[in-house]
Context: one part of a larger RNA
RNA sequence: ACGAACGCUGGCGGCGUACUUAACACAUGCAAGUCGGACGAGAAAGGAGACUUCGGUCUCUGAGUACAGUGGCGCACGGGUGCGUUACACGUAAGUAAUCUACCCCCGAACUCUGGGAUAACCCUCCGAAAGGAGGGCUAAUACUGGAUAGGGUCCCCGAGGUGUAGGCCGCGGGGGGAAAACGGGCCUCUGUUUCAUGCUCGUGGCUUGGGAUGAGCUUGCGGCCCAUUAGCUGGUUGGUAGGGUAACGGCCUACCAAGGCAACGAUGGGUAGCUGGUCUGAGAGGAUGAUCAGCCACACCGGCACUGAGACACGGGCCAGACUCCUACGGGAGGCAGCAGUGGGGAAUUUUGCGCAAUGGGCGAAAGCCUGACGCAGUAACGCCGCGUGGAGGAUGAAGGCCUUCGGGUUGUAAACUCCUGUCAGGAGGAACGACGGGGAAAGGGUGAUAAAUCCUUUCCUCCAGACGGUACCUCCAAAGGAAGCCCCGGCUAAUUCCGUGCCAGCAGCCGCGGUAAUACGGAGGUGGCAAGCGUUGUUC
Numbered sequence: 001a002c003g004a005a006c007g008c009u010g011g012c013g014g015c016g017u018a019c020u021u022a023a024c025a026c027a028u029g030c031a032a033g034u035c036g037g038a039c040g041a042g043a044a045a046g047g048a049g050a051c052u053u054c055g056g057u058c059u060c061u062g063a064g065u066a067c068a069g070u071g072g073c074g075c076a077c078g079g080g081u082g083c084g085u086u087a088c089a090c091g092u093a094a095g096u097a098a099u100c101u102a103c104c105c106c107c108g109a110a111c112u113c114u115g116g117g118a119u120a121a122c123c124c125u126c127c128g129a130a131a132g133g134a135g136g137g138c139u140a141a142u143a144c145u146g147g148a149u150a151g152g153g154u155c156c157c158c159g160a161g162g163u164g165u166a167g168g169c170c171g172c173g174g175g176g177g178g179a180a181a182a183c184g185g186g187c188c189u190c191u192g193u194u195u196c197a198u199g200c201u202c203g204u205g206g207c208u209u210g211g212g213a214u215g216a217g218c219u220u221g222c223g224g225c226c227c228a229u230u231a232g233c234u235g236g237u238u239g240g241u242a243g244g245g246u247a248a249c250g251g252c253c254u255a256c257c258a259a260g261g262c263a264a265c266g267a268u269g270g271g272u273a274g275c276u277g278g279u280c281u282g283a284g285a286g287g288a289u290g291a292u293c294a295g296c297c298a299c300a301c302c303g304g305c306a307c308u309g310a311g312a313c314a315c316g317g318g319c320c321a322g323a324c325u326c327c328u329a330c331g332g333g334a335g336g337c338a339g340c341a342g343u344g345g346g347g348a349a350u351u352u353u354g355c356g357c358a359a360u361g362g363g364c365g366a367a368a369g370c371c372u373g374a375c376g377c378a379g380u381a382a383c384g385c386c387g388c389g390u391g392g393a394g395g396a397u398g399a400a401g402g403c404c405u406u407c408g409g410g411u412u413g414u415a416a417a418c419u420c421c422u423g424u425c426a427g428g429a430g431g432a433a434c435g436a437c438g439g440g441g442a443a444a445g446g447g448u449g450a451u452a453a454a455u456c457c458u459u460u461c462c463u464c465c466a467g468a469c470g471g472u473a474c475c476u477c478c479a480a481a482g483g484a485a486g487c488c489c490c491g492g493c494u495a496a497u498u499c500c501g502u503g504c505c506a507g508c509a510g511c512c513g514c515g516g517u518a519a520u521a522c523g524g525a526g527g528u529g530g531c532a533a534g535c536g537u538u539g540u541u542c
Base pairs, nucleotide, nucleotide: 001540002539004538005537006536007535008534011388012387013386014385015384016383017381018380019346024344025343026342028341029340030339033073034072035071038070039069046061047060048059049058050057051056080299081298082297090223091222092221093220094219095218096217099216100215104212105211107210108209109208111206112205113147114146115145116144122137123136124135125134126133127132154177155176156175157174158173159172161170162169163168182204183203184202185201186200187199191197192196225271226270227269232262233261234260237259238258239257240256241255242254243253244252274296275295276294277293278289279288280287281286301322303320304319305318324335325334326333327332352378354377355376356375360374361372362371363370364369391421392420393419394418401412402411403410404409425483427478428477429476430475431474435469438465439464440462441461442460443459444458445457446456447455448454486531487530488529490527491512492511493510497526498525499524500523501522507514508513
């Protein structure tokens, strides 16, 4: 010094921290959704009315709401753990003339034309115990797809130029290949008109492309464990040519050719281990360590594989194999807490199956909003640090009692009693927050726009909506010394000693060592010393 544990003890508050062991197995709930302003379809309860054979039926509303489906974005973030890994994994410094990058940009340019066929949902039939599945029929889109157009860009072919340390890089000209999707609001100025839409306009999208930003991939120099009682290791191995593959270089992969490559400056093998900023210690140098917080990496029951996608070889996605658990009609199926709680087990040992999205942040959405065990809070634990209290002043017949005694007394000890005060904390009563910025509605002004609508900004008003914590912090009042001190030590090291009991016994002990009849060392008591809501012991590190 500690993420500690154990023993005795325990008043309050603030801030932190809390499975170091079994990456053991997990009941239950929650932890990733959202968009109707992309699309088709579309209820019910309830309410009102009409009719009624009193059974009910119909219409309107509920409501284009709920549920489900197609489609878009997200699910690669956030959260957990440290198994593996001695490695370009990490740290640091470079390179990429060998690369990619969704969303974002009050950065730039150019477009958004014209066709088509399906399919889920839904209906019908069927199979299955279930999970689930098959066939037929209908339908939409910003789903899928044919054609057109191509400024710039990209790929291929041809030609010419500039430039670099090199593979190359940067311009120019010609030919060929390549794109898209709409939705919402408003209007009648243009076109067409009977209404407003195919028109116009605004906003949000879509496609191509040049940059930016961000994120990532790859390569390299240097750096950081132990064992030589591990001395030789290596066949895609080392290099080349050609090809494949990748966003991209490369034995990354394949064919052929050559025989290389590493190693006492420690290869190979074995053991151990996530790395770092940091943390602890120390005057420093150094040593040890890598909980919490932050960055990177790896993993997600064990092993392997790819798909989708800008990004994964994907914790709460898929497939295969394995172990385990569960359901089964025995044919077949389902699952993965190293997310938050929680359970069993292991262990010396580590918390609630809590509240809330009010704040911060994230996903989706035009927005309202929805989701968010991230997060904000509360709960448990003296586990740690810090603060406060357990009273203050006076009070000598130095009371009683205890202990000791040379029996005179000494000590406990101003300690108590007693007197006068105070009121922190705990208790009771009353008041009562900051954390809230915003969102919605209305009005006015301004910008864009066409003078309009719409949208954006500013101001004012409404109090319409919004605080988990919490009736908490805090403030005031009431009462009352009342409810709040222990633990270890006293032979030397080491601050602090007497009596009794015991008698090498019982016991103590970190080292030296105590105990065999006067024990300052064992046990008890009185007294002293130390620390104090803690004190000791054990473990580990310096």
Predicted 3D model of a 542-nucleotide part of an RNA (small-subunit ribosomal RNA, 5' domain) from an uncultured bacterium. Model confidence (mean pLDDT): 82 of 100. RNAcentral holds the full RNA, with entries from ENA and SILVA. It matches the Rfam family "Bacterial small subunit ribosomal RNA". Its family is annotated with structural constituent of ribosome and ribosome in the Gene Ontology.